[in-house]
RNA sequence: UAUCCAGAGGGGGGGAGGGACUGGCCCUAUGAACCUUCGGCAACCUUCAGAGCGUAUCUGAAAAGGUGCCAAUUCCAGCUGAUAUAGAUCAGACAGAUA
Numbered sequence: 001u002a003u004c005c006a007g008a009g010g011g012g013g014g015g016a017g018g019g020a021c022u023g024g025c026c027c028u029a030u031g032a033a034c035c036u037u038c039g040g041c042a043a044c045c046u047u048c049a050g051a052g053c054g055u056a057u058c059u060g061a062a063a064a065g066g067u068g069c070c071a072a073u074u075c076c077a078g079c080u081g082a083u084a085u086a087g088a089u090c091a092g093a094c095a096g097a098u099a
Stems, first nucleotide, its partner, number of pairs: 001099004009038005017027003021078004039070003044066002046062006074095001079092005
């Protein structure tokens, strides 16, 4: 700096936790974390083509390699503002994750 309402799980080992934090709400002995193996998703880096005088940038395609990811919108909220009697809804921050 960009993105985060899309997408994608089987086997073996393991044996009670996990979803960042707090609250809530969930997942989990019909087997959590973690390790491993095979597979998949996506397209940030990457490659190719096009637009552009060119740099920047944009569009499209690809998936061999480097990452990432494969319950629930980043599971929801947390702070501020708007509307509202309220429940709540919306917008923007913060925090977090990845590149």